[in-house]
């Protein structure tokens, strides 16, 4: 001083004029005056609730999520911390991370063989041949070839033996566990891979949406068919169960107005405690958009980091995607002085 890593804050600033929403107060002719008004992702509609009808309640199947262990959370596929594996020198960052020894499928090409074979090699034999028998150590193909290496054996060779790892069984100790880390026994093999192939296991899931939905007003006009009251028809789907005298449908005719759900919330800040943390708990402060054809805009000045990606529509936790700089802290690494 360079280069990188985890984490947060800001998102053009002040001033002045005018001109917007909506809430308060006054005032009711006009009007004043107070104080508030678009994000860190308001995008996306992946997720998970709150909330609102189905509904008077269930069961069970198929469905569909989740996937190492432990906590947080209202809750989740989110976050946090550990463990095991990958990648980096490293600080760190990633993992669709339960089972192939329950079954069933797939492995194109290449190669002699991917449901267990013999292409080249090595050894013996002799009738000397494109011959016979053994043989899987070495080569070749291939992502994977009859555990991996190293030796003893052997005609040549092989877990045939032998020692160390690998698999599996039995068990000490630490850890809530995942796990890790010893001890002994095995039979060398249930032949490789693949579960983001089908499967199994294990936990969890009603549906459908604020255009949900409630309420008030106006206004018209009703004719018909089926089925069906001995249970049709509702209740995501399908079965049992539960309510049930109406259902479903053609043709024609009115309304498309207002209200309210709509913003005080699993709400926000500050300390303090406990927790590694995530977050919990107290106590004190704070109210801060609610349009409805849609409110945030204009113009002037000075500053400067010269402004990106982009505008709320029932709420809220999160993921993800997009993005112009400026800033603060912590931690690696490399070089230089001292």
């Nucleotide at each position: 001083g360079g280069a990188g890593u985890a984490g947060g804050a800001c998102a053009a600033a002040u001033g002045a004029u005018c001109g917007c929403g909506g809430c308060c107060c006054c005032a009711u002719a006009c009007g004043g005056g107070g104080g508030u008004g678009a994000g860190g992702a308001a995008a996306g509609u992946c997720c998970g609730g709150g909330c609102u009808u189905c509904a008077u309640a269930g069961g069970g199947c198929a469905g569909g999520a989740u996937g190492c262990c432990g906590g947080a959370u209202a809750a989740c596929g989110u976050c946090c911390g550990g463990u095991g594996g990958a990648g980096g020198u490293g600080a760190c960052u990633c993992c669709a991370a339960g089972g192939c020894u329950a079954g069933u499928g797939c492995a194109a090409c290449a190669g002699a063989a991917a449901u267990a074979a013999a292409c080249c090699g090595c050894c013996a034999u002799c009738u000397u041949g494109u011959a016979u028998g053994g043989u899987a150590a070495g080569g070749g193909u291939g992502g994977a070839a009859a555990g991996g290496c190293a030796g003893u054996g052997u005609a040549a060779g092989a877990g045939a033996c032998u020692a160390c790892c690998g698999c599996c069984c039995u068990u000490g100790c630490a850890g809530u566990a995942a796990u890790g880390u010893g001890a002994g026994g095995g039979g060398c093999a249930c032949a490789u891979g693949u579960a983001a192939a089908c499967c199994c296991c294990a936990u969890c899931c009603g549906a459908a949406g604020c255009a949900a939905g409630a309420c008030c007003a106006a206004a018209c006009a009703g004719a018909g068919a089926a089925c069906g009251u001995u249970a049709a028809g509702u209740u995501g789907g399908c079965c049992c169960g539960a309510c049930a005298a109406g259902u479903u449908u053609u043709c024609a005719g009115g309304u498309a107005g207002g209200u309210c759900g709509c913003u005080u919330g699993a709400g926000g800040c500050u300390u303090a405690c406990g927790g590694u943390a995530a977050c919990g708990u107290a106590a004190g402060c704070c109210c801060u958009a609610g349009a409805u054809a849609g409110a945030u805009g204009a113009u002037c000045a000075u500053u400067c980091a010269c402004g990106a990606c982009a505008u709320a529509a029932c709420c809220c936790g999160g993921c993800u995607u997009a993005u112009c700089g400026u800033u603060c802290u912590g931690c690696u690494c490399c070089u230089u002085u001292a």
Bacterial RNase P class A from a Lachnospiraceae bacterium, 338 nucleotides, folded computationally. Its mean pLDDT, the model's own confidence on a scale to 100, is 77. The gene name in the source record is rnpB. The sequence is in RNAcentral, with records from ENA. Lineage of the source: Bacteria > Bacillati > Bacillota > Lachnospirales > Lachnospiraceae. It matches the Rfam family "Bacterial RNase P class A". Gene Ontology terms of the family: tRNA processing, ribonuclease P activity and dimeric ribonuclease P complex.